[in-house]
Context: one part of a larger RNA
């Protein structure tokens, strides 16, 4: 893992609210403690301290069915009376208080057979290698001494087993081992290493101090107790149906993931118009949207006027710029505002229309971490599936059709249950796929449809404006483009064409002191410019508007239509149908709750409960409230089953609206249910649950 058992709102007490019973009602009522009688606990009696109550309200003074406020005779508060006992249900206090978990904290204990130090007595340590200190001696010196041989045998020396110890690598990682093997390595006569005794104790010991060690455990050991510590935290919390049904806001909070008021939910009661929404009218409240510049501040030009003043001038003085003032003109602002909207809020009054909501009171939940589109704003980058406001909708807590798939976007669609019924909504009708290869007009050629700017372009349709043009337009062809002169300058040269200044005049049908290719300069060849040819429903230029193009490189696989495909089955308009939801509708049925009716019951006699027949409204639901019922065990009370088979297992059938229940076949071998009422260790699938099998 799984399968069975176990496992979480309980007890006591004290307080509120509710609802039932039940005594008592003004010479009211009830008793606590406690004392008396009896007693196994109950039980009888005494016991009015005290507590409710027959009048409230206001701080008070007072005043009273009223009374405080108050200017009020309004309007609001609070009043215009029963009270005790029990039972049950909620809810608050106090107690483990649904249930499981803390890491700590305090107390009295046991621990140094592991380690850490210390004390006491004991042991251990091949083998080689170095060769101090002293000593003997021998040379040499005056001497100290200096140099030499020999001898000797120090040292936290040197190498390298045992012993310790653990440097590095590999294996090992459910291990041979809760620290290990293999290899390689430090230490090896020393501040070594060991036995064995024995000592230090936790608010402490011990420490060549690593916060390291104290029996696999150490920023303060373990064991047991206070103990159910405490947990604003985390995770769980067991059977059905039915009815309503939320919040993620505001205020404060040593308070932000918790709380307390309020708002928002149920449950009850009460209110029914003086309410509520719309709607009209008449005030009000305000500083936005925009506008302004009259304050505060920003900022640009112009004119004056003061002040500075580069620099020029022998000097008088002249003067670019600059400040700061006033002035004229355009101007800017969330923290400016002479001004100033629509919305919004908010009173009074009215008119009509909807609506039982809504207001109001008690008792009582959850929630108090939102989110997402739209819309109209701050912040941010006019960024965020980002942040924060207001408004309204969704989700949340809402199923269902569309949107391929998709909480939040569309059906202004909200699922009581059933129908092989019709009809509709968004969105669809070639095939997957239910419905038009459905009509008429036009557009696109780009598989645009089926992803994007800037920007690019004789794509293509349309509309409009305008020049030319049978006096012949536009292209094509055929021809001419010339003289002054090689313009002056410049320059080695400069002749239309390297550069520089002029760019004039003539002949002409027409022809630049040249638009461009050439050349060292010349040459040459085309070009504007003109004549003919041709012969047009033309031939150009500029604008607007459709629909396209191109800009357009990515990472498993086409992979930006859901595919297939598609020239429409792409796009625009316009027209019928037609398919689509749990939406409406029709029929059958269940169920709340409310009107009518009918019976029946109880009394206080005008109500209240039950049950049916019928007419309308409802019946989506997390947190959460209320309200009906199943089933478990044991109690009494009453009637029963049962070896001619109890319970339990375990298959089948049947009823019921669910939880469930009966009946019966087999198994099993002794106990079990049924009504009515009472009492709970009362229901498991989940808490890294818990005990057990597997």
């Nucleotide at each position: 893992g799984c399968c069975g058992g176990c496992g979480a709102g309980u007890u006591u007490u004290c307080a509120g609210u509710u609802a039932c019973u039940u005594c008592u009602u003004a010479u009211g009522u009830c008793u606590a403690a406690c004392c008396c009688c009896a007693a196994u606990u109950u039980g009888g009696g005494g016991g009015g301290a005290g507590g409710c109550g027959a009048a409230g309200g206001g701080a008070a003074a007072c005043c009273a069915a009223g009374u405080g406020u108050g200017a009020a005779u309004a309007g609001c508060g609070c009043g215009u009376u029963u009270g005790g006992a029990g039972u049950a249900a909620c809810u608050g206090g106090a107690a483990g208080a649904c249930c499981c978990g803390a890491a700590g904290c305090u107390g009295g204990g046991u621990g140094a057979g592991c380690u850490a130090g210390c004390c006491a007595u004991g042991a251990g340590c091949a083998g080689g290698g170095u060769g101090a200190a002293u000593g003997u001696u021998g040379a040499u010196g005056a001497a100290a001494g200096u140099c030499g041989a020999c001898a000797a045998g120090a040292g936290g020396c040197c190498c390298g087993a045992a012993c310790c110890c653990g440097u590095u690598g590999u294996u090992g990682u459910u291990g041979c081992a809760a620290u290990a093997a293999c290899a390689u390595g430090g230490g090896a006569u020393g501040a070594c290493u060991u036995g064995u005794g024995g000592u230090u104790a936790g608010a402490g010991g011990c420490a060549a101090u690593a916060u390291a060690c104290u029996u696999a455990u150490c920023g303060a050991a373990c064991c047991c107790a206070g103990a159910g510590a405490u947990a604003g935290c985390u995770g769980g919390u067991u059977c059905u149906c039915c009815c309503c049904g939320a919040a993620a806001g505001g205020u404060c909070u040593a308070u932000g993931g918790g709380g307390a008021c309020c708002g928002u939910g149920g449950u009850c009661c009460g209110u029914a118009a003086c309410g509520u929404u719309c709607u009209g009218c008449u005030g009000g409240u305000u500083g936005u949207a925009g506008a302004g510049c009259a304050c505060u501040g920003g900022a640009u030009g112009g004119g004056c006027a003061a002040g500075a003043g580069a620099g020029c001038g022998c000097a008088a003085g002249c003067a670019a710029u600059u400040u700061u003032g006033c002035u004229c003109a355009a101007u800017c602002a969330a923290a400016c505002u002479c001004c100033g909207a629509a919305u919004a809020c908010u009173a009074g009054c009215g008119u009509g229309a909807g609506c039982u909501a809504u207001c109001g009171a008690a008792c009582u939940a959850g929630a108090a971490a939102g989110c997402c589109g739209c819309a109209u704003c701050g912040g941010g980058c006019u960024a965020a599936g980002c942040u924060g406001a207001u408004g309204c909708g969704a989700c949340g807590a809402a199923a269902g059709g569309g949107a391929a798939a998709c909480a939040a976007c569309c059906c202004u669609u909200g699922a009581c249950u059933c129908u092989c019924a019709g009809u509709u909504a968004a969105g669809g009708c070639c095939u997957c796929u239910a419905a038009a290869u459905u009509a008429c007009a036009a557009c696109u050629a780009a598989g645009u449809u089926u992803g994007a700017a800037a920007g690019g372009a004789a794509g293509u349709u349309u509309c409009c404006u305008u020049u030319c043009u049978c006096a012949g337009a536009c292209a094509g062809c055929c021809a001419g483009g010339a003289g002054g002169u090689u313009g002056g300058c410049u320059c080695a040269g400069a002749a239309g064409c390297a550069g520089c200044c002029a760019c004039c005049c003539u002949u002409u049908a027409a022809a630049g002191a040249u638009a461009g290719c050439g050349u060292a300069a010349c040459a040459g060849c085309u070009c504007a410019c003109u004549g003919g040819u041709c012969g047009a429903u033309g031939a150009g230029a500029g604008g607007g508007a459709g629909c396209g193009c191109c800009g357009a490189a990515g990472a498993u696989u086409u992979a930006u239509c859901g595919a297939g495909g598609a020239u429409a089955a792409g796009u625009u308009g316009u027209a019928u149908g037609c398919c689509g939801a749990a939406g409406c509708u029709a029929g059958a049925g269940a169920u709340u709750u409310u009107g009518u009716c009918u019976u029946g019951a109880a009394u206080u006699u005008a109500u209240u409960c039950a049950a049916g027949a019928u007419g309308g409204a409802g019946u989506g639901g997390u947190a959460g409230g209320g309200g009906a019922g199943c089933g478990u065990u044991c109690c009494a009370a009453c009637a029963g089953c049962g070896g001619u088979g109890a319970a339990g297992c375990u298959g089948a059938a049947c009823c019921g609206g669910a939880a469930g229940g009966u009946u019966u076949g087999g198994u099993g071998g002794a106990g079990c249910g049924g009504u009515u009422g009472g009492g709970a260790g009362u229901g498991a699938g989940a808490a890294u649950g818990u005990c057990g099998g597997c």
Model confidence (mean pLDDT): 80 of 100.
This is a predicted structure of a 694-nucleotide part of an RNA (large-subunit ribosomal RNA, domain II) from Candidatus Woesebacteria bacterium GW2011_GWD2_40_19.
RNAcentral holds the full RNA, with entries from SILVA.
NCBI's taxonomy places the organism under Bacteria, Bacteria candidate phyla, Candidatus Woeseibacteriota.